Small-subunit ribosomal RNA from a Patescibacteria group bacterium, 1474 nucleotides, folded computationally. It matches the Rfam family "Bacterial small subunit ribosomal RNA".

RNA sequence: GAAUUCUUUUCGAAGAGUUUGAUCCUGGCUCAGAGUGAACGCUAGCGGUGCGCCUAACACAUGCAAGUCGAGUGGGUUUAGACCCACGGCGAACGGCUGCGUAACACGUUGGAACCUGCCCCGAACUCAGGGAUAACCCGCCGAAAGGCGGAGUAAUACCGGAUGCCCCCGCGAGGGGAAAGAUUUUUCGGUUCGGGAGGGGCCUGCGGCCUAUCAGCUAGUUGGUAAGGUAACGGCUUACCAAGGCAAUGACGGGUAGCUGAUCUGAGAGGAUGAUCAGCCAGAAUGGAACUGCGACACGGUCCAUACUCCUACGGGAGGCAGCAGUGAGGAAUCUUCCGCAAUGGGCGAAAGCCUGACGGAGCGACACCGCGUGAAGGAUGAAGUCCUUUUUGGACGUAAACUUCUGUUCUGAGGGAAGAAAUUUUUGACGGUACCUCAGGAGAAAGCAUCGGCUAACCCUGUGCCAGCAGCCGCGGUAAGACAGGGGAUGCAAGCGUUACUCGGAAUUACUGGGCGUAAAGCGUCUGUAGGCGUCUUCUUAAGUCUGGGGUUAAAGUUCGGGGCUCAACCCCGUGAUUGUCCCGGAAACUGGGAGGAUUGAGCUAUGCAGAGGUAUCUGGAAUGCCGUGAGUAGGGGUAAAAUCCGUAGAUACACGGUAGAACGCCAAAAGCGAAGGCAGGAUACUGGGCAUAUGCUGACGCUGAGAGACGAAAGCGUGGGGAGCAAAGGGGAUUAGAUACCCCCGUAGUCCACGCCCUAAACGAUGCGUGCUCGAUGUGGGACAUUUUCAAUUGUGUUCCGUGUCUUAGCUAACGCGGUAAGCACGCCGCCUGGGAAGUACGGUCGCAAGACUAAAACUCAAAGGAAUAGACGGGGACCCACACAAGCGGUGGAGCAUGGGGUUUAAUUCGAUAAUAAGCGAAGCACCUCACCCAGGCUUGACAUCUCAGAAAUCCCGCAGAAACGCGGGAGUGCCGCAAGGAAUCUGAAGACAGGCGCUGCACGGUCGUCGUCAGCUCGUGCCUUGAGGUGUGUUGUUCAGUCAAUGAACGAGCGCAACCCUCAUCCUGUGUUGUUUUUUCACAGGAGACUGCCGACUCCAAGUCGGAGGAAGGUGAGGAUGACGUCAGAUCAGCGUGGCCCUUAUGCCUGGGGCAACACCCGUGCUACAAUGGCCGGUACAGAGGGCAGCAAACCCGCGAGGGGGAGCCAAUCCCACAAAGCCGGUCUCAGUUCGGAUUGAAGUCUGCAACUCGACUUCAUGAAGUUGGAAUCGCUAGUAACCGUGAAUCAGCUACGUCACGGUGAAUAUGUUCCUGGGUCUUGUACUCACCGCCCGUCAAGUCAUGAAAGGUAGGGGCACCCGAAGGACCGUUACUCGCAAGAGGCGGUACCACGGUGAAACUACUGAUUGGGACUAAGUCGUAACAAGGUAUCCGUAGGAGAACCUGCGGAUGGAACAUCUCCUUA
Repeated sequence: GAAUUCUUUUCGAAGAGUUUGAUCCUGGCUCAGAGUGAACGCUAGCGGUGCGCCUAACACAUGCAAGUCGAGUGGGUUUAGACCCACGGCGAACGGCUGCGUAACACGUUGGAACCUGCCCCGAACUCAGGGAUAACCCGCCGAAAGGCGGAGUAAUACCGGAUGCCCCCGCGAGGGGAAAGAUUUUUCGGUUCGGGAGGGGCCUGCGGCCUAUCAGCUAGUUGGUAAGGUAACGGCUUACCAAGGCAAUGACGGGUAGCUGAUCUGAGAGGAUGAUCAGCCAGAAUGGAACUGCGACACGGUCCAUACUCCUACGGGAGGCAGCAGUGAGGAAUCUUCCGCAAUGGGCGAAAGCCUGACGGAGCGACACCGCGUGAAGGAUGAAGUCCUUUUUGGACGUAAACUUCUGUUCUGAGGGAAGAAAUUUUUGACGGUACCUCAGGAGAAAGCAUCGGCUAACCCUGUGCCAGCAGCCGCGGUAAGACAGGGGAUGCAAGCGUUACUCGGAAUUACUGGGCGUAAAGCGUCUGUAGGCGUCUUCUUAAGUCUGGGGUUAAAGUUCGGGGCUCAACCCCGUGAUUGUCCCGGAAACUGGGAGGAUUGAGCUAUGCAGAGGUAUCUGGAAUGCCGUGAGUAGGGGUAAAAUCCGUAGAUACACGGUAGAACGCCAAAAGCGAAGGCAGGAUACUGGGCAUAUGCUGACGCUGAGAGACGAAAGCGUGGGGAGCAAAGGGGAUUAGAUACCCCCGUAGUCCACGCCCUAAACGAUGCGUGCUCGAUGUGGGACAUUUUCAAUUGUGUUCCGUGUCUUAGCUAACGCGGUAAGCACGCCGCCUGGGAAGUACGGUCGCAAGACUAAAACUCAAAGGAAUAGACGGGGACCCACACAAGCGGUGGAGCAUGGGGUUUAAUUCGAUAAUAAGCGAAGCACCUCACCCAGGCUUGACAUCUCAGAAAUCCCGCAGAAACGCGGGAGUGCCGCAAGGAAUCUGAAGACAGGCGCUGCACGGUCGUCGUCAGCUCGUGCCUUGAGGUGUGUUGUUCAGUCAAUGAACGAGCGCAACCCUCAUCCUGUGUUGUUUUUUCACAGGAGACUGCCGACUCCAAGUCGGAGGAAGGUGAGGAUGACGUCAGAUCAGCGUGGCCCUUAUGCCUGGGGCAACACCCGUGCUACAAUGGCCGGUACAGAGGGCAGCAAACCCGCGAGGGGGAGCCAAUCCCACAAAGCCGGUCUCAGUUCGGAUUGAAGUCUGCAACUCGACUUCAUGAAGUUGGAAUCGCUAGUAACCGUGAAUCAGCUACGUCACGGUGAAUAUGUUCCUGGGUCUUGUACUCACCGCCCGUCAAGUCAUGAAAGGUAGGGGCACCCGAAGGACCGUUACUCGCAAGAGGCGGUACCACGGUGAAACUACUGAUUGGGACUAAGUCGUAACAAGGUAUCCGUAGGAGAACCUGCGGAUGGAACAUCUCCUUA
């Protein structure tokens, strides 16, 4: 909120996933729900109730589906019932089927008048007397058949006229016209006429319900009238004449689609979709046309004609119509039995018995739907076996599940019994059916599947696979640890079903009436005038159309709601009730809306007086500048650019002066200004002219607002005709730039730009904001008026109030936010326009307009799951501001060139083991590669193993020797018995056996731990509470000053805190105290331990205060005293599985283990890091001085002796402040060399040695002698360093037998130069700005071309189709006309025949439309890794975009005008803040 009088009570609206790094919004896509005449897959126990060709209104074999009456009549056959044929009556127009057509009075609903009505009911009257035919039957003939013809003859409730005849019909009346049928033994059943009823039917009418305007005009019987005809009846229904009407933007006409309704599904509802079954109406009966009969038909199972098809045929001619029930074929994803019965209900005929009834009642088939039941129940833990998971032992899950025990018997099977349905009725009668149901017996026996398990969405593990195979509704999974694939186990959901597919509604407020929007997301027409329409001020009276209210009729039944009842329950069925929201009628009310009448003035307009203005049109006119021309004067350049060149100039340019000419535009004023509807409008003057504002409140009296169509105006570009042409300048030419440069820059330059006239009609035509009206805080500028006031004589100025315009800031409010905010995007009203995901596309086709360019209108197929707006945090910018750093600059010394050493790449190799690769790899792991190391290669061996634990057996262990072999390994010999002990045995070690296992430098650093590098010793990174924001998030952490520093201070919606910074720690520098051997022998030094000292503490200046900075004093040291250690949150899937540990995978007589040898050392070449040099500040020789810090027992080793030397011998001393390594070197003093490939330099090579070591060949170091290469200071480029630093000099140590060390790490000695500074390079920090980036600029992204796929447009044509128009033909049919001949008839006339008009089918022609197709062609969309460029996003490197025009491989470029949806800077103006 609804139902209900009220109460009680009942019904009653849910969201999620997906755009982002995250957020809010917009917006689409998708899902969860319900449903179905369904289909498909897997599965399947039973019953009940329903339903069952949605496709081909395609074609149909066979059987049945409408007959009945002897109480209307005639006849035939008969033995008695009885049967058959024909005339006649009634029925066959119902019932049954289907949904083709139909957008219509077809349907639904409401009213109506000009009608008909067999059978039925009621009432009244009548039912008299006659006539002539004809079928059947019989005879004959034709035909294959279907059937037909002729002759004779007959009846009736068949047919015909006559009489009578009303309350019947016609007519004003007089008058006229019109009927019948009998049957029967009784009763009765009929017949005719009239009046009425019930039910049925025909007709008219208001309203209602599809799409399309890319269908806008349609219509000649058309609209109306008169007359006539026709009909049951009104009527252009038909005909003649007359008039020219009728319909239509409230959508005619055309096209497409469609049976309509009760209802059904869904939904909270409003709605949306549907129209199976059941019921009402309509339409149809192979296709088209037509009439006959009849109460009723233009007739599904009747007739005639035409057409197509099928069948029969003796070829002459005939027959047929399942959209009745079954059934068949076909089509299709798909839809049943050629069943039983008239027992019930109903229908036809009949007096009735009865007959007929594929209507109907039943059964059959189908899980197609709904409903119900079952597949067992209770107990039962050795938690069995088995499977799965986990493994450290073992444990966990399936799981009370099973087994087992007890029980039940629904369903099932068998047996027995056994209905109702049957009656208003006395009898008779049951298809279903021995069915439902009841009783008994048997036996847990025969009965569970399907889908899912990443999120949405309930439910998780293992294995396999390895962007494969596959899944997928959306998002998305799969590239070696997949909860997403496949299998297994387990779980979840539903259950005789479960899933999938298709479709409808819902969710979707995603077409919004209920219930949406349009500044930037899609969306306000470029602007105005105005037609229809919509809406409209105050007041009085009236009316009652809208509105409200009371009552009545109707709204079929079924269905639905509620309450009952019947099938065991339910589905289903029955009864009652409510509703049926609609519509019609009769009353009532009169506030509001509308209509009518009257009045008013505030809306609107008029009038009067003024005012401002680049408002418009036309004409005239002015000066500056530019170009050109002339003259003068003058000389070598000018011009242009980032720099140049093309270009101009000695034929005299540029610059200068004077004069002339031409065209275009109007400086200052000038402004945030003004005017205009918008576009737009600017020198001055004149003429004409539009609008606005203020004041006065005189006049009219709602005259108003908006505005579909329509009309007018409409920048620039462009078009046509004619002028004009100075400057500028698309196109074009040239010069540059560039990889290229069809561009940006430069030099020229044509259309055009200008004028007149005529078109075009578009712009970012923007305030991206339609017009009008009213209401709703303030502040402050500015333009135009009016009033008051001040000053006053006046003018002016100032101040205040008020109206109109134009700006800024802001309250409330609104908004997704940004923002808007009396000029609203606030609160309301009225009207118009527009939107509904992105792309395809503002495109195609069609239409209208245009000279053209093109404009307006405007789709679809297909494709994607997004596209988008605003704001946030980052990152980035060839954006900005500030700051820092050996970042640059200023300096010093190097590298890059040489030789050598060393590492890397590459190459080679049996192997050259592996890792590290910008910075952050490359003298790195490696603080030591001859063997070992060792991981690599070759060869030889071992297989429980070289190593660990467990079991068993044996032996102690251990040591020595020999043989073979390269060794490992193998064979053999010898020596030798220990410890504990309860005497069983045990501990340790070794050998052997079997299996569990060992082992792996095998893979994955992208599975990990730990550790490390780098940004970076940069100053940052966060949290709690509070505050702000819808939110992401922000604030704090900002601003100002200061600092090495987020260091500190001041201020501020922040207050505090943490990790970082600093400090605390270590070393050094000064002093003091204490101690004192191995040190030292005396102001002391040295070593150790403890302490002092430095804090901007003091003074001055500066800073708004402060923090702090600068200078000074004192002091060993001064502002962090110097150095070290210390590395925030995090980044780089950075490095390492080969240091170690470790998950997973892999090998197991080998990817494990042992051994010998080789390799890691190769060598055309390239790179990195170093050493030594190129020399005189030097080399060499001689002499001489001064350290610190280390190391030493498998060690350091002195003295002394030998050797030229490496070294050898020797062994004192030292477990170290004691001894040793151990002489420091550069330096200083003296000498020599004299600028050269040298007395520089030392590579390379030869010879001889020493040492270590099993072993120096591959492959060690060192020594001596000899040899004496390159190299004369190093291109582009590049590295380190700011003070005890760089540079130079030596010393030590680790590793280590020795050494590749020139490396690394330490130690001291000598000891500089420079910094004005932050423009630039690199890196970093803070703030700000733009962004289409977020894998974060090594980003994103555009277009051509090339390849593939798909849909689509155009196209010479082609094919098919449905209509319309014109003409021809003209069957059947009824109407009309004619009719001598034929038939009937007394006649009238009828039949027949002939014709006329109408007319189906058919034919011809011209045109239009629709669909399909079409060589070729256009663009479009999509597709991990194609080509060319770089257009856009940052100032995107030429700001971008819009319109237009030209050009160009392509993105694009250029001209003209416009927009800001442009960054940065500068200036001006306005506003806010004390």